[in-house]
Molecule: transfer RNA
Organism: Candidatus Roizmanbacteria bacterium RIFCSPHIGHO2_02_FULL_38_11
RNA sequence: GCCUGGAUAGCUCAGCGGUAGAGCAGCUGUUUUGUAAACAGCAGGUCAGGAGUUCGAAUCUCCUUUCAGGCU
Numbered sequence: 001g002c003c004u005g006g007a008u009a010g011c012u013c014a015g016c017g018g019u020a021g022a023g024c025a026g027c028u029g030u031u032u033u034g035u036a037a038a039c040a041g042c043a044g045g046u047c048a049g050g051a052g053u054u055c056g057a058a059u060c061u062c063c064u065u066u067c068a069g070g071c072u
Base pairs, nucleotide, nucleotide: 001071002070003069004068005067006066007065010024011023012022013021018055026042027041028040029039030038048064049063050062051061052060
């Protein structure tokens, strides 16, 4: 230099054009003498940044940033 894949909740990851979800972690409650566990609930997201296409974009296109792998 070129190619491929990734970037979404505190962490690990889903989601493949129509209101963004799960597990763990966190908080509250129930239970317990108390803690843990269990159960019920709650909160937590400018979807890496910018532009474009579209009635509508996390999703499609382009550029940039960053991470991982490969080729020379």